[in-house]
Molecule: transfer RNA
Organism: Jakoba bahamiensis
RNA sequence: GGGCAAUUAGCUCAAUUGGUUAGAGCAUCUCGCUUACAACGAGAAGGUUAGCGGUUCGAUCCCGUUAUUGCCUA
Numbered sequence: 001g002g003g004c005a006a007u008u009a010g011c012u013c014a015a016u017u018g019g020u021u022a023g024a025g026c027a028u029c030u031c032g033c034u035u036a037c038a039a040c041g042a043g044a045a046g047g048u049u050a051g052c053g054g055u056u057c058g059a060u061c062c063c064g065u066u067a068u069u070g071c072c073u074a
Stems, first nucleotide, its partner, number of pairs: 001073007010026004019057001028044005050066005
């Protein structure tokens, strides 16, 4: 240099070939339980779906581009 893939919550990942409140586990916070801690139970908070632009009535999903990371190749 060329090709491919990935980017969604603090972390690891879903989201059924576009359809209207984007979820789970762990972590965090609150409450219960305990003499207390842990475990366990209940609940809560937390997201510009990497950035920009486009297509569409409607985009996490499709298209273009930029950035970052990984793999293959010269």